[in-house]
Context: one part of a larger RNA
RNA sequence: GCCUACGAGUUACUCUUCUCUGGCAAGGUUAAGUGUUUAAGACACGGAUCCGAAGCGAAAGCGAGUCUGAAUAGGGCGUAUAGUCAGGGGAGGUAGACGCGAAACCUUGUGAUCUACCCAUGGACAGGUUGAAGGUGCGGUAACACGUACUGGAGGACCGAACCGAUAAACGUUGAAAAGUUUCCGGAUGAUCUGUGGGUAGGGGUGAAAGGCUAAUCAAACUGGGAAAUAGCUCGUACUCCCCGAAAUGUUUUUAGGAACAGCGUCGUGGUGAAGUUAACUAGAGGUAGAGCUACUGAUUGGGUGCGGGGGAGUCAAAUCCUACCAAAUCCAGACAAACUCCGAAUGCUAUUUAAUAUACACGGCAGUGAGGCGCGGGGUGCUAAGGUCACGCGCCGAGAGGGAAAGAACCCAGACCAUCAGCUAAGGUCCCCAAGUUACAGUUAAGUUGAACUAACGAGGUCCGAUUGCAUAGACAGCUAGGAUGUUGGCUUGGAAGCAGCCAUUCAUUUAAAGAGUGCGUAACAGCUCACUAGUCGAGCGAUCGGGCAUGGAUAAUAAACGGGCAUUAAACUGUACACCGAAGCUAUGGGUAAUAUUAAUAUUACGGUAGGGGAGCAUUCCAGCGGCAGCGAAGCUAUGACGUAAGUUGUGGUGGAGCUUCUGGAAAAGCAAAUGUAGGC
Numbered sequence: 001g002c003c004u005a006c007g008a009g010u011u012a013c014u015c016u017u018c019u020c021u022g023g024c025a026a027g028g029u030u031a032a033g034u035g036u037u038u039a040a041g042a043c044a045c046g047g048a049u050c051c052g053a054a055g056c057g058a059a060a061g062c063g064a065g066u067c068u069g070a071a072u073a074g075g076g077c078g079u080a081u082a083g084u085c086a087g088g089g090g091a092g093g094u095a096g097a098c099g100c101g102a103a104a105c106c107u108u109g110u111g112a113u114c115u116a117c118c119c120a121u122g123g124a125c126a127g128g129u130u131g132a133a134g135g136u137g138c139g140g141u142a143a144c145a146c147g148u149a150c151u152g153g154a155g156g157a158c159c160g161a162a163c164c165g166a167u168a169a170a171c172g173u174u175g176a177a178a179a180g181u182u183u184c185c186g187g188a189u190g191a192u193c194u195g196u197g198g199g200u201a202g203g204g205g206u207g208a209a210a211g212g213c214u215a216a217u218c219a220a221a222c223u224g225g226g227a228a229a230u231a232g233c234u235c236g237u238a239c240u241c242c243c244c245g246a247a248a249u250g251u252u253u254u255u256a257g258g259a260a261c262a263g264c265g266u267c268g269u270g271g272u273g274a275a276g277u278u279a280a281c282u283a284g285a286g287g288u289a290g291a292g293c294u295a296c297u298g299a300u301u302g303g304g305u306g307c308g309g310g311g312g313a314g315u316c317a318a319a320u321c322c323u324a325c326c327a328a329a330u331c332c333a334g335a336c337a338a339a340c341u342c343c344g345a346a347u348g349c350u351a352u353u354u355a356a357u358a359u360a361c362a363c364g365g366c367a368g369u370g371a372g373g374c375g376c377g378g379g380g381u382g383c384u385a386a387g388g389u390c391a392c393g394c395g396c397c398g399a400g401a402g403g404g405a406a407a408g409a410a411c412c413c414a415g416a417c418c419a420u421c422a423g424c425u426a427a428g429g430u431c432c433c434c435a436a437g438u439u440a441c442a443g444u445u446a447a448g449u450u451g452a453a454c455u456a457a458c459g460a461g462g463u464c465c466g467a468u469u470g471c472a473u474a475g476a477c478a479g480c481u482a483g484g485a486u487g488u489u490g491g492c493u494u495g496g497a498a499g500c501a502g503c504c505a506u507u508c509a510u511u512u513a514a515a516g517a518g519u520g521c522g523u524a525a526c527a528g529c530u531c532a533c534u535a536g537u538c539g540a541g542c543g544a545u546c547g548g549g550c551a552u553g554g555a556u557a558a559u560a561a562a563c564g565g566g567c568a569u570u571a572a573a574c575u576g577u578a579c580a581c582c583g584a585a586g587c588u589a590u591g592g593g594u595a596a597u598a599u600u601a602a603u604a605u606u607a608c609g610g611u612a613g614g615g616g617a618g619c620a621u622u623c624c625a626g627c628g629g630c631a632g633c634g635a636a637g638c639u640a641u642g643a644c645g646u647a648a649g650u651u652g653u654g655g656u657g658g659a660g661c662u663u664c665u666g667g668a669a670a671a672g673c674a675a676a677u678g679u680a681g682g683c
Base pairs, nucleotide, nucleotide: 001683002682003681004680005679006678011095012094013093015092016091017090018089019088020087021086022085023084024083027051028050033045034044035043036042037041055062056061065077066076067075068074098236099235101233105226106225107224109222110221116200117199118198119197120196121195122194123193124192125190127159128158129157130155134151135150136149137148138147139146163187164186165185168183169182170181171180202218204214205213206212239618240617241616242615243614244613249262250261251260252259253258263369264368265366266365267364268363269362270361276357277356278355279354280353282351283350284349290343291341292340297337298336301333302332303331304330305329308326309325310323311322312321313320372397373396374395375394376393377392379390380389381388402413403412404411417592418591419590420589422588423587424586428582429581430580431566432565433564437579439578440577441576442575443574444573450568451567458553459552462550463549464548465547466546467545468544469543470542471541479537480536481535482534483533485510486509487508490504491503492502516531520529521528593608594607595606596605597604598603599602619672621669622668623667624666625665626664628662629661630660637656638655639654640653641652642651643650644649
């Protein structure tokens, strides 16, 4: 992992409440017990009790009233009747109360054969090394001291086996082993190691202290019991079909992943001037968007006038004067505001009427929900950040399948009762993968741009289109040929300055077809080259500015990877226009099912996605009662293969099997398994 079996809303109660069925009814009802008779059981008696028929008040008490009160007022609670018993069902309560699950707490005991420490009594330590004190001899001293040789054999001494340990690494890791093996390593006469017997016990012991050890268990051992502790938590919770169908919000909470009440769902009951919803007309309230501000409050740019101030002049002090300074107020023009408004929509909201539709509301039973999420819109917050966060409006997912977007909760299209090898469409598509145009017409792009994620500032004789404007057959633009001169080297400056370092200006005049007191290169300065300008040649368009389209650089991320791929260039890209076609569970067609409504009662219309959840109808299993039935001419079970039913399921035939089984009508439940790291067995 699979298979088989087992495995979770049960049972009790003179308990509470609602609903259904039945009995009796202003009443209803017996309990224990007794008697009769039985297979189970049933019948009779038994009126104790309980509920109801009257309430109000703290009570005395009064009573269809009563309490409060001074009240005959007002107000509170009552009165205008239906109950009760039994049975079934839905919930609640008390019990383990749908099942399994803690860590823990308390209590009675059992443990020191493991291990910690202690007590008693025993045992063990190859071999080698070092050579303390002391001693003796000799030397030495006045005597000691001291020196030296030998002797001696000390030490939590040294090296190193047994023994005790466990430094490093590898192996082992469903092991050979629930801690080991191999090699290396530490101690090895000591605070050493070890045998046997004994002691200390659970908030206790023991601890050279690591919260270590206390029998493979230790921040409080193990065993039995309280005990089915408790679990606002996790997981699981078993057959079918039909109808409806949520919520993730508000208030409060030692409350925030739980609850109570409300909201939203479902089932039942009810009644009214149809209250609900949608649309239209009309009538309203309002201060948002926008706009405006010489209409306020505040903020604000430029200019005019300039109260007041600063600075300067003046002067004995002033007056006075000046000012490219600051600046109140005011005027002109411009312009801002969630907490500004002289103004002011749309939408939404309220009300009457009309139309359409079929809800809405109240009461009662039963819930679930009270973590929401994404998209779009107008906002707050944040960085006009976030798959961020907060509230509002709408939609969707949640609880929604189908088609499209390659793939995809939410985007686009569209809401699946069932069947069909029928048709039409939506979004989106039509070269191939892949259903349908290699469709038509007109343009654009050359970047594989593009072909379904997004891409800026800025740059650029890419290219196409439009507008304005200038030149041009009296010959433009580009090229080529020729000229480009003279006064003059203008004046000044300067070492020099001659068109061309710099300064000056009536940058002037002459000859000209034209030629600047000079556009650039160049020289020390000249020279030289060139341009403007002109003529010739050529022969038709050539420049400038602005706007738009498509392209281009900017362009950078980690496996090779952002048309889905192949691949596509007058397209299979992009921009338009047009006509076809494909394309869904949409719509239609044909047949069928269930429910509701309507009426002619057999037709029509409508409805039938669905989680939590509510309601309804059924199938199967075991046992019991009753009426029946089947069976050795073969029951149950197993198995193969048909048939029927919307489904759970039912049933025929054959084989196997070898003795019981069961329709129907009712009743009672140990009553349905895929999941619980479920339990047991098997493989």
Molecule: large-subunit ribosomal RNA, domain II
Organism: Pedobacter panaciterrae